Record summary
Transfer RNA from a Polyangiaceae bacterium, 73 nucleotides, folded computationally. NCBI's taxonomy places the organism under Bacteria, Myxococcota, Polyangia, Polyangiales, Polyangiaceae.
RNA sequence: GGGGCCGUAGCUCAUAUGGGAGAGCGUCUGACUGGCAGUCAGAAGGUAGAGAGUUCGAUUCUCUUCGGCUCCA
Numbered sequence: 001g002g003g004g005c006c007g008u009a010g011c012u013c014a015u016a017u018g019g020g021a022g023a024g025c026g027u028c029u030g031a032c033u034g035g036c037a038g039u040c041a042g043a044a045g046g047u048a049g050a051g052a053g054u055u056c057g058a059u060u061c062u063c064u065u066c067g068g069c070u071c072c073a
Base pairs, nucleotide, nucleotide: 001072002071003070004069005068006067007066010025011024012023013022019056027043028042029041030040031039032038049065050064051063052062053061
């Protein structure tokens, strides 16, 4: 220098035919318990790396860019 993959909640990751952003763990609140742990119920938490384009509509398609991993040179 060129190619490929990845970037979504605090963490690990789904969401693949473009239309309602989700799960587990964690955090907080409440109930049960003398208390802890644990179980149950509920809640908070995300500009989907950044920007632009296409579209009525983009995590999803296109382009640019940043970071990480990897292959080739």